[in-house]
Context: one part of a larger RNA
RNA sequence: GGACGAACGCUGGCGGCGUGCCUAACACAUGCAAGUCGAGCGGGGUAUGUGAGGUAGCUUACUACCGAGCGUACCUAGCGGCGGACGGGUGAGUAACGCGUGAGCAACCAACCUUGUACAGGGGGAUAACAGGUGGAAACACCUGCUAAUACCGCAUAAGACCACGGCACUGCAUGGUGAUGUGGUAAAAGGAGCGGAAGCUCCGGUACAAGACGGGCUCGCGUCCCAUUAGCUAGUUGGUGGGGUAACGGCCUACCAAGGCGACGAUGGGUAGCCGGCCUGAGAGGGUGGACGGCCACACUGGGACUGAGACACGGCCCAGACUCCUACGGGAGGCAGCAGUGGGGAAUAUUGCGCAAUGGGGGGAACCCUGACGCAGCGACGCCGCGUGAGCGAAGAAGGCCUUCGGGUCGUAAAGCUCUGUCUUUGGGGACGAAGGAGAUGACGGUACCCAAGGAGGAAGCCCCGGCUAACUACGUGCCAGCAGCCGCGGUAAUACGUAGGGGGCGAGCGUUGUCC
Repeated sequence: GGACGAACGCUGGCGGCGUGCCUAACACAUGCAAGUCGAGCGGGGUAUGUGAGGUAGCUUACUACCGAGCGUACCUAGCGGCGGACGGGUGAGUAACGCGUGAGCAACCAACCUUGUACAGGGGGAUAACAGGUGGAAACACCUGCUAAUACCGCAUAAGACCACGGCACUGCAUGGUGAUGUGGUAAAAGGAGCGGAAGCUCCGGUACAAGACGGGCUCGCGUCCCAUUAGCUAGUUGGUGGGGUAACGGCCUACCAAGGCGACGAUGGGUAGCCGGCCUGAGAGGGUGGACGGCCACACUGGGACUGAGACACGGCCCAGACUCCUACGGGAGGCAGCAGUGGGGAAUAUUGCGCAAUGGGGGGAACCCUGACGCAGCGACGCCGCGUGAGCGAAGAAGGCCUUCGGGUCGUAAAGCUCUGUCUUUGGGGACGAAGGAGAUGACGGUACCCAAGGAGGAAGCCCCGGCUAACUACGUGCCAGCAGCCGCGGUAAUACGUAGGGGGCGAGCGUUGUCC
């Protein structure tokens, strides 16, 4: 000198764009943050249409009321489907194939999407909801009975797929791979909506296989901080065989066998730390750093575990244990903000319990649409960067006043006043968006915002640090090794340009200084 997620002191007009718990991965009141589909299914409810039948009014007639069943519209607790594995947060742990980079899988998976091929025949048994009952303070649980499905289970069919056995062809970097083929064996499926009198057509789905796309899993080479005042480490340890397990290789797991494996090219141990693209600095080499944004990883009160599923060992799922908090009828239960806001606490220090789904994106749905604290915006903070303003011109050999003075004067100083203007910002009024998209229409949180026009009036807007040398800027007074200053050298003990105040000056300017950290 540059830089900062900064803090502190003094000061503070406006706007744009960014950015804001670095500390206690401390504890959390409250609200919201993941739902959706009635075009999978049976119920329940509301409204309404029709209405078998019934009751009452003196009888026919007529009127009123009740009302099974059927229909239409809407709502939805439950079963079922898809989503909750994304998006959002955090950096605790991790020195590791975690990350970066480059390869490999002849050892793998893949829901939704796209393309292609081949199918969807015929049956069965349940169970929520519901009804009745029981227990419990509650959370909730149990019993009996009924019922549906795109829920569940056999059977049929099998182009293709898989398994076993047999021979054939081609081929590879090893185990091996690919193709055609013979025999035997194994496994499928679901319906719904619209139109129609029906046949049927269209749309959304279902099953098997193949390919693609997106996404993942695994393996390897190289790279990845400090301490040797850590020198030896290792029993599933290293390898093999059989078996198990996985989507898949593997000591991943298990039994047996062998005795190996790693290490001064730093094993093991200890400390520290998420990694990278990047960012800061530097001429570069390098050094430092990993906040915001993007990629990867890890975690979700602490520890452990599996279930479901295409995908999890699952932040707002489950089970167990623990600590903590809460409810309780004392028997037993409930909870997890490192989501968005917000509270307490810690701290030098870090924001609103805001608006909206209008846009972009995501989930569900055929759609309408619903959900979305992702996101888009607004609010707060000079925290940062950038831009603008606090007026412009004229105006005295120079007012008043301050300060200095050799008392002549000098200086603040064209500075002020005054005159003439301007209208950025500001104030008021008027107009008023883009962002909104398939042919048209509708749809804007921001926002009556930006922006434009008119009017008013210099009116409302300057400070901070420094002036001994380094280093740009000097005098007076006060003080008298006191009070104080100080980054280094050093100032102060009676004329202090170094302390304090004033005048003047220098520097930067809505900032200026100080502190901390890095280069």